[in-house]
RNA sequence: GGGCCUGUAGCUCAGCGGUCAGAGCAAGGCGCUCAUAACGCUUUGGUCCUUGGUUCGAAUCCAAGCAGGCCCA
Numbered sequence: 001g002g003g004c005c006u007g008u009a010g011c012u013c014a015g016c017g018g019u020c021a022g023a024g025c026a027a028g029g030c031g032c033u034c035a036u037a038a039c040g041c042u043u044u045g046g047u048c049c050u051u052g053g054u055u056c057g058a059a060u061c062c063a064a065g066c067a068g069g070c071c072c073a
Base pairs, nucleotide, nucleotide: 001072002071003070004069005068006067007066010025011024012023013022018056027043028042029041030040031039049065050064051063052062053061
């Protein structure tokens, strides 16, 4: 330098262009227990990497950029 993949909650990841953006873990509260753990219930938590574009409507499609990874040179 070229090609490909990825970027969503504190972490690991889901999420046909359409109605609240979700799960598990984590954290807080409650229950249970003599107590702790485990378990059950519940709550909190998001500029969907950035900027533009397409569209009635974008996390999702397109372009550029940024970051990370892999391959080639």